Molecule: transfer RNA
Organism: Patescibacteria group bacterium
RNA sequence: GGCUCCAUCGUCUAGUGGCCUAGGACAUCGCCCUCUCACGGCGGGAACCGGGGUUCGAGUCCCCGUGGAGUCA
Numbered sequence: 001g002g003c004u005c006c007a008u009c010g011u012c013u014a015g016u017g018g019c020c021u022a023g024g025a026c027a028u029c030g031c032c033c034u035c036u037c038a039c040g041g042c043g044g045g046a047a048c049c050g051g052g053g054u055u056c057g058a059g060u061c062c063c064c065g066u067g068g069a070g071u072c073a
Base pairs, nucleotide, nucleotide: 001072002071003070004069005068006067007066010026011025012024013023018056028044029043030042031041032040049065050064051063052062053061
């Protein structure tokens, strides 16, 4: 340098163009439970890599870029 794949809460991930104001698990915070801790129960906060395009509508499709992984040279 060419090609392929990937990028979503703190972490791991789900998401067939419209019920997504984006769900779940773990973590975290608050409350309850307990003499206390742990366990358990209830609840809260927290994310779509950047830019452009297509579309009535984009996390999802297209292009460019950025970062990562693999492969060929």